RNA sequence: CAGCGACAAAGGCAAACCCAUCGCGAGGUGGGGACGCAAAGCCGACGGGACCCUCGCGGUCGGCCGGGCUACCGAA
Numbered sequence: 001c002a003g004c005g006a007c008a009a010a011g012g013c014a015a016a017c018c019c020a021u022c023g024c025g026a027g028g029u030g031g032g033g034a035c036g037c038a039a040a041g042c043c044g045a046c047g048g049g050a051c052c053c054u055c056g057c058g059g060u061c062g063g064c065c066g067g068g069c070u071a072c073c074g075a076a
Stems, first nucleotide, its partner, number of pairs: 004074002012037002017032006035063001041069003046066003049061004
C1' cells in the first nucleotide's frame, strides 16, 4: 500500500413507530426512539430496480443491488 473484518478499543450512524413541519404523492427535514449497519459517509447529472404524479425532456428512494469517490481502528 492492497485486501480482510475480531464477542478488540475509542467513537459514529439510526429502521419501524410517535410528535412537529414541508410536499398532490413517492417521500424530505427537525425532535424522540433503536431494528440494524464496517462505509447505514457522499454520488439519482453512472447502470439497473422499486415507487409517485399533474404521465413529461417530470419526480422519490444511497438503509434495494451493482459501480464510483472519500474515510476511523488493527486481532487473525
The RNA shown here (c-di-GMP-I riboswitch aptamer) has 76 nucleotides and comes from Actinotalea lenta. Taxonomically the source falls in Actinotalea (Bacteria, Actinomycetota, Micrococcales, Cellulomonadaceae). The coordinates come from a structure-prediction model, not an experiment, and the mean pLDDT is 88. The model forms 94% of the base pairs in the Rfam consensus. The sequence was found by an Rfam model in a public genome assembly.